[in-house]
Context: one part of a larger RNA
RNA sequence: UGAGGUACCUGCCGUGAACGCUCGCAUAGUACGAGAGGAACUGCGAGUGGUCGCCACUGGUGUACCGGUUGUCCGGAAGGGCAGAUGCCGGGUAGCUACGCGACACGGGGUAAGAGCUGAACGCAUCUAAGCUCGAAACCCACACGCAAAAGAGGUACCGUAGAGGUCCCUCCUAGAAGAGGAGGUAGAUAGACUCGGGGUGUACGCACCGAGGGAACGAGGUGUUGAGCCCACGAGAACUAACAGA
Numbered sequence: 001u002g003a004g005g006u007a008c009c010u011g012c013c014g015u016g017a018a019c020g021c022u023c024g025c026a027u028a029g030u031a032c033g034a035g036a037g038g039a040a041c042u043g044c045g046a047g048u049g050g051u052c053g054c055c056a057c058u059g060g061u062g063u064a065c066c067g068g069u070u071g072u073c074c075g076g077a078a079g080g081g082c083a084g085a086u087g088c089c090g091g092g093u094a095g096c097u098a099c100g101c102g103a104c105a106c107g108g109g110g111u112a113a114g115a116g117c118u119g120a121a122c123g124c125a126u127c128u129a130a131g132c133u134c135g136a137a138a139c140c141c142a143c144a145c146g147c148a149a150a151a152g153a154g155g156u157a158c159c160g161u162a163g164a165g166g167u168c169c170c171u172c173c174u175a176g177a178a179g180a181g182g183a184g185g186u187a188g189a190u191a192g193a194c195u196c197g198g199g200g201u202g203u204a205c206g207c208a209c210c211g212a213g214g215g216a217a218c219g220a221g222g223u224g225u226u227g228a229g230c231c232c233a234c235g236a237g238a239a240c241u242a243a244c245a246g247a
Stems, first nucleotide, its partner, number of pairs: 004159006013146004019049008032037001050104005058098004065091005070083005107141003114134004167247002169185005190242003194237004198232004206225005213218001
């Protein structure tokens, strides 16, 4: 950017790894070659280096979490503290990740060197002078991304000077160094609590019974109650708490 604003678009212009290489199969035991030997255009498939993205799977991490266990301290036990800024060990959700997964296509146009057609100047010849056809991983388009400050400052719809819209403030986030961005603010699922789902660990405390040994007291441990108990960064439901009150 000749009120202001919200949402959505157009795309001047710009940026891009818009990729590189190798192998296999077919072509083909063909072309070529006396033989020995032995291609290519093209099509299909695979691998690898790189770039970008993602976390369903496989793994890593996971000082959230759950469990085991040693020494010591508190304690009757239960439950804990410390041994690293996890004592050590076994697992491990989300998130983040690679060792895991996906993508990085075809094609078109104008040309370069070059290959040609027609064709005079120069009755021949000549790809060139007029004209025309082809021809590169390069150029333009196609593909991806950014972009209306593109000063020729764009467009569409709607709101709106009868106050639109924005901001502060508050609840938050897969967003984030601070700003910013995004979701919400009771006409509400934004966060917490709760319930359920999903998930981690692996069967809690207590009680009952069994229990080597022992005269008894006691008693490690085992079984049952009990896929228990504990826990969750994920999802859903549902206004119980807080998004109030305001500027």

Large-subunit ribosomal RNA, domain VI from Halalkaliarchaeum desulfuricum, 247 nucleotides, folded computationally. Model confidence (mean pLDDT): 86 of 100. NCBI's taxonomy places the organism under Archaea, Methanobacteriota, Halobacteria, Haloferacaceae, Halalkaliarchaeum. The full RNA is in RNAcentral, with records from Rfam. It matches the Rfam family "Archaeal large subunit ribosomal RNA". Its Rfam clan is "LSU clan".